[in-house]
Description: c-di-GMP-I riboswitch aptamer from a Bacillota bacterium, 89 nucleotides, folded computationally. NCBI's taxonomy places the organism under Bacteria, Bacillati, Bacillota. Its Rfam family is "c-di-GMP-I riboswitch aptamer". Rfam's curators write: GEMM was predicted in a large-scale screen for bacterial structured RNA regulatory elements. It was read from a public genome assembly, where an Rfam model found it. Its mean pLDDT, the model's own confidence on a scale to 100, is 81.

RNA sequence: UUUUAGGCAAACUCAGCCAAAGCUGAGGACGCAAAGCUAUGGGGGCUUAAACCUGACCUGAGGUUGGGAGUGCCAGCCCGGCUGCUAAU
Repeated sequence: UUUUAGGCAAACUCAGCCAAAGCUGAGGACGCAAAGCUAUGGGGGCUUAAACCUGACCUGAGGUUGGGAGUGCCAGCCCGGCUGCUAAU
């Protein structure tokens, strides 16, 4: 470098968990040579229940709605880090 064996599994469907994003299991294959791990390395994306801060409105306690921060998630968005794969040529 090429080929073989083996591996993973998008959308979608069903079941479960969750507030949601999303995750898990079964089916299913669009793709993947790291589609293995890392979200506590950096950038990016998605989420918004409760509690916290805050604007507006209503108001009897309080309520409705928007924003912020925070939370959760994505490694199949990118860069980085760690680890790793059968046989033949």